The part of an RNA shown here (small-subunit ribosomal RNA, central domain) has 345 nucleotides and comes from a Candidatus Shapirobacteria bacterium. It was read from a public genome assembly. Taxonomically the source falls in Candidatus Shapironibacteriota (Bacteria, Bacteria candidate phyla). Its Rfam family is "Bacterial small subunit ribosomal RNA".
Context: one part of a larger RNA
RNA sequence: CUGGGCGUAAAGCGUCUGUAGGUGGUUUAAAAAGUUUCGUUUUAAAUACCCCGGCUUAACUGGGGAAAGGGGCGAAAUACUAUUAGACUUGAGUCAUAUCGGGGCUACUGGAAUUGAUGGUGUAGGGGUGAAAUCCGUGGAUACCAUCAAGAACACCAAGAGCGAAGGCAGGUAGCUAGGUAUGUACUGACACUGAGAGACUAAAGCUAGGGUAGCAAACUGGAUUAGAGACCCAGGUAGUCCUAGCCCUAAACGAUGCUCGCUAGCCUUAUGGAUUUAUCUGUGAGGCGCAAGCUAACGCGUUAAGCGAGCCGCCUGGGGAGUAUAGCCGCAAGGUUGAAACUC
Numbered sequence: 001c002u003g004g005g006c007g008u009a010a011a012g013c014g015u016c017u018g019u020a021g022g023u024g025g026u027u028u029a030a031a032a033a034g035u036u037u038c039g040u041u042u043u044a045a046a047u048a049c050c051c052c053g054g055c056u057u058a059a060c061u062g063g064g065g066a067a068a069g070g071g072g073c074g075a076a077a078u079a080c081u082a083u084u085a086g087a088c089u090u091g092a093g094u095c096a097u098a099u100c101g102g103g104g105c106u107a108c109u110g111g112a113a114u115u116g117a118u119g120g121u122g123u124a125g126g127g128g129u130g131a132a133a134u135c136c137g138u139g140g141a142u143a144c145c146a147u148c149a150a151g152a153a154c155a156c157c158a159a160g161a162g163c164g165a166a167g168g169c170a171g172g173u174a175g176c177u178a179g180g181u182a183u184g185u186a187c188u189g190a191c192a193c194u195g196a197g198a199g200a201c202u203a204a205a206g207c208u209a210g211g212g213u214a215g216c217a218a219a220c221u222g223g224a225u226u227a228g229a230g231a232c233c234c235a236g237g238u239a240g241u242c243c244u245a246g247c248c249c250u251a252a253a254c255g256a257u258g259c260u261c262g263c264u265a266g267c268c269u270u271a272u273g274g275a276u277u278u279a280u281c282u283g284u285g286a287g288g289c290g291c292a293a294g295c296u297a298a299c300g301c302g303u304u305a306a307g308c309g310a311g312c313c314g315c316c317u318g319g320g321g322a323g324u325a326u327a328g329c330c331g332c333a334a335g336g337u338u339g340a341a342a343c344u345c
Base pairs, nucleotide, nucleotide: 004316005315006314007299008298012313014201015200016199017198021194022193023192025088026087027086028085029084030083033081034080035077036076037075038074039073040072041071042070043069049065050064051063052062053061054060091191092188093187094186095184096183097182098181099180100179103177104176105175106174107173108172109171110154114150115149116148117147118146119145120144121143125136126135162169163168206247207246208245209244210243211242215241216240220236221235222234223233258312259311260310261309262308263307266289267288268287269286270285271284272283273282274281275280294301295300318345319344320343327338328337329336330335
């Protein structure tokens, strides 16, 4: 090295694109690199193995023999893999038609609510809590009505419904743009899968600059509670939350389940296509059930597999120390990423 694993025990990169590499559909011919067979040569001797012998035996030792494996050269074989030339259509893609959706971006726009301002009606309370108080109010609050302004979020529809690679996406309209699905047997003809490095995107919080700021609200200030209360509760309240431009790059980024392909009983619900004799049949998704089989330590999984197989990548190897130290790289910073050891149980 050959091993065993990765839903929950250690272990699937947050997600995708894609370079190298690895792997790769059906068929014909050539050639013979890998491969197989044969021959030859080499792999010193000793040792090891087999046979015979010498010291009384053994250890020790003399003689003889043979093999495996590796390397070189030559000859032959051609199933498989690779190579070269050609063909094919089922994998993959293109096109046409139809269709689907909170997929993305930009602009415009709507109503309810909230807060504030002004005016009116009106008078002593309001607010808040387990109970209170801080707080607001005769300088006229709360409540009701009218008008105006601002910012943010979009009730009902709404559904374990839909779309997106993931993060995520919801008032309406328009424009731009990406994608999926079905049908056609129309076109290309293996163009495919995975993907070390690399690149792109990446919730919230945070950072830089400039705007904006209704509500909410870290920090902070009061009031309560309490032994204390740096909290939970209450009254305020600044960053922030929003927009533009640029960073940051992390999450229980979860289905704690990598991607692709094939195979292995069913039943029910649902979204969206096609066919239809309106019984139903057939695709592609999203869920539920299940002692079909099978798998699992169990829980459970079960055609959306954690079943049976194939290809490729990532990762794990006792707990703590520690995702720490150090060095490198990245970042304005916060920090991120890669990532030990001593020691200890």